[in-house]
């Protein structure tokens, strides 16, 4: 980075599989991509099974004192996105 050349990748969606989920893998499929190759280093976005905290459940029930399932929210921790941006590494061609 060119109406160049050889090519490459593959969005949405569909099918099957894994996962609580975000999402990932394989096949099909092409919206696009000059790094849409690889890497979670920085920013950002997405997910929430378990544990912790608060509220509701619960002025209820034959008695007394409770409590639980479940729901909502918060925090923490963990996970994910490289086709969100930046950064690092690698790579084909070779006009202006």
């Nucleotide at each position: 980075g060119a109406u160049a050349a050889c090519g490459g990748c593959a969005a949405a969606c569909c099918u099957g599989g894994a996962g609580a989920g975000a999402u990932c893998c394989a096949g099909g499929g092409a919206c696009g991509c000059a790094a849409a190759g690889c890497c979670a280093c920085g920013g950002g976005c997405c997910c929430u099974c378990c544990c912790c905290c608060g509220c509701c459940g619960a002025c209820a029930c034959g008695c007394a004192g409770c409590a639980a399932a479940g729901g909502c929210g918060g925090a923490a921790a963990g996970g994910g996105c490289a086709g969100c941006c930046g950064g690092g590494c690698u790579a084909c061609c070779g006009a202006a």
This is a predicted structure of a 96-nucleotide RNA (c-di-GMP-I riboswitch aptamer) from a marine sediment metagenome. The model forms 95% of the base pairs in the Rfam consensus. The RNAcentral record of the sequence draws on MGnify. The coordinates come from a structure-prediction model, not an experiment, and the mean pLDDT is 83.